[in-house]
This is a predicted structure of a 351-nucleotide part of an RNA (small-subunit ribosomal RNA, central domain) from a metagenome.
Rfam family: Bacterial small subunit ribosomal RNA. Gene Ontology terms of the family: ribosome and structural constituent of ribosome.
Its mean pLDDT, the model's own confidence on a scale to 100, is 91.
Context: one part of a larger RNA
RNA sequence: CUGGGCGUAAAGCGCGCGUAGGCGGCCAAGUGAGUCGGAUGUGAAAGCCCCGGGCUUAACCUGGGAACUGCAUUCGAUACUGCUUGGCUAGAGUAUGGUAGAGGGGAGUGGAAUUCCCGGUGUAGCGGUGAAAUGCGUAGAUAUCGGGAGGAACACCAGUGGCGAAGGCGACUUCCUGGACCAAUACUGACGCUCACGUGCGAAAGCGUGGGGAGCAAACAGGAUUAGAUACCCUGGUAGUCCACGCCGUAAACGAUGUCGACUAGUCGUCGGGGGGAUUUUAACCCUUUGGUGACGCAGCUAACGCAUUAAGUCGACCGCCUGGGGAGUACGGCCGCAAGGUUAAAACUC
Numbered sequence: 001c002u003g004g005g006c007g008u009a010a011a012g013c014g015c016g017c018g019u020a021g022g023c024g025g026c027c028a029a030g031u032g033a034g035u036c037g038g039a040u041g042u043g044a045a046a047g048c049c050c051c052g053g054g055c056u057u058a059a060c061c062u063g064g065g066a067a068c069u070g071c072a073u074u075c076g077a078u079a080c081u082g083c084u085u086g087g088c089u090a091g092a093g094u095a096u097g098g099u100a101g102a103g104g105g106g107a108g109u110g111g112a113a114u115u116c117c118c119g120g121u122g123u124a125g126c127g128g129u130g131a132a133a134u135g136c137g138u139a140g141a142u143a144u145c146g147g148g149a150g151g152a153a154c155a156c157c158a159g160u161g162g163c164g165a166a167g168g169c170g171a172c173u174u175c176c177u178g179g180a181c182c183a184a185u186a187c188u189g190a191c192g193c194u195c196a197c198g199u200g201c202g203a204a205a206g207c208g209u210g211g212g213g214a215g216c217a218a219a220c221a222g223g224a225u226u227a228g229a230u231a232c233c234c235u236g237g238u239a240g241u242c243c244a245c246g247c248c249g250u251a252a253a254c255g256a257u258g259u260c261g262a263c264u265a266g267u268c269g270u271c272g273g274g275g276g277g278a279u280u281u282u283a284a285c286c287c288u289u290u291g292g293u294g295a296c297g298c299a300g301c302u303a304a305c306g307c308a309u310u311a312a313g314u315c316g317a318c319c320g321c322c323u324g325g326g327g328a329g330u331a332c333g334g335c336c337g338c339a340a341g342g343u344u345a346a347a348a349c350u351c
Base pairs, nucleotide, nucleotide: 004322005321006320007305008304012319014201015200016199017198021194022193023192025088026087027086028085029084030083031082033081034080035077036076037075038074039073040072041071042070049065050064051063052062053061054060091191092188093187094186095185096183097182098181099180103177104176105175106174107173108172109171110154115149116148117147118146119145120144121143125136126135162169163168206247207246208245209244210243211242215241216240220236221235222234223233258318259317260316261315262314263313266296267295268294269293270292271291272290273289274288275287276286277285300307301306324351325350326349333344334343335342336341
């Protein structure tokens, strides 16, 4: 380079935006760059291949041909691709009117519960476990009633329900704000798809500075268990968990399934929107359409499991990635980071 692959065997970047590049709808005209054909020149000789000739043969030598798949010039062809011009509306987008939603950010508010503090009642236990003990309690605990403080999380609603590109998002009110969907028209006129490099977002833990700290709880201490118990169980408990700002940039970041588009039986549920029908106009009901989200299932695919209009089917465009196990996602170097470390990424050796 050619090839074969990437749900689970090695392999889809965690997810967007997007530059270069690659690819790109319908009609017409022009051009003739790509493309195709003819001609001419050139493509040294030797060698290879074919047909002959010469050494007794062969190797070897020698004559001719073919070939040299290329390049240049020139004359043509014009379907496809490119370029130029003009047009179109089926892709894409804009406007108008609606709809649903834990989508994002800020501010404010609420109730239940835990803990602590104060006061009342009240008395000997409470707590905890497999059983216990450590622990708390006559300096009055646990229980119970009233009051107060503070932090964190929002029971029911709640649903293979919804929203978001992913991470993720769940009390209520309000302000700011992104996206999606539906219906009917009007408008722009290919404005599109993908995306190396880049850039932004990115759970938890962790880090920096300052706050906060109720509960929980790495570390740590004690009590048990045990042969031991640096654990599992119990009593405590500090970072942390929370907030602001700034880092980190990872994950079983999973659908272990890249994005976009087209096509290919159905059945049943559910969420958002539209249309129609019956009923009594509404709700419940039936039919239909559109966008999500599930269960099952045919063809087809698959090593099997399974997937199956939300494809892992049939195709196209573009990107990423894989190439035996270990060594190793390591070393070295570069870049990034305060650090922890991240990212890029080998080899010897070995089976």